[in-house]
RNA sequence: UGACCAUCCCGAGCGGCUGAGAGAUCUGGAUCUGUGACGCCGCAGCAACCCUGGCCCCGGCGGGACCGCCGUCCGGAGCCAAAGGUGCUACUGCCAGAAGCGAUGGUGA
Repeated sequence: UGACCAUCCCGAGCGGCUGAGAGAUCUGGAUCUGUGACGCCGCAGCAACCCUGGCCCCGGCGGGACCGCCGUCCGGAGCCAAAGGUGCUACUGCCAGAAGCGAUGGUGA
């Protein structure tokens, strides 16, 4: 970079720097913003996509319901944790229309 899959009305902010617009594009609307937005950095937090660990389930074995052990590369819908890799932390991707575009994660090339 292009392809595929999943998600995009839950949740979670302080400090420092900077200084004018900002939330992907166009139109319209409503909003945030010199009481400093957007952005960058630091810290904190949210979440659970990947990884990891545990529980549960399933199968096998041993003994009495129950428990213990094992499951090697890939056991299985689910639940929990949050160390690691990302991501996110105004407004439903802010809303409607148009264009089907964009963002994030994962897989494989």
Predicted 3D model of a 109-nucleotide RNA (SAM riboswitch aptamer (S box leader)) from Sinomonas atrocyanea. It matches the Rfam family "SAM riboswitch aptamer (S box leader)". A reference for the family is Montange et al. (2010), "Discrimination between closely related cellular metabolites by the SAM-I riboswitch", J Mol Biol. The sequence is in RNAcentral, with records from Rfam and Ribocentre. The organism belongs to Sinomonas, within Bacteria. Its mean pLDDT, the model's own confidence on a scale to 100, is 80.